[in-house]
RNA sequence: UCUCAUCAAGAGUGGCUGAGGGACAGGCCCUGUGACGCCACGGCAACCGGUUCCGCAAUAGCGGAACGCCAGGUGCUAAUUCCCACCCGACGAUCGGGAGAGAUGAGA
Repeated sequence: UCUCAUCAAGAGUGGCUGAGGGACAGGCCCUGUGACGCCACGGCAACCGGUUCCGCAAUAGCGGAACGCCAGGUGCUAAUUCCCACCCGACGAUCGGGAGAGAUGAGA
């Protein structure tokens, strides 16, 4: 950089440091009652991984079991990905759908 999948749920305390942070413009919000970052110990989740049973399949594999079960590799642990930017729709000034962008995982 490309492809695919997911993004409405879930989960924080302590220590160090000391002024910014929430990707980007705008809005709105968090923050000296200590943000961001780093470290320690927890937790969430189940993408990859492992594993049990059932069905299909010659195998490879695919699907299901209320999201089967486990938790080794990642990831995450304010707010829907905080909202929004572009397009479409509607009982139109708000709401719904989609795209784009971004994040994470897997593969190339």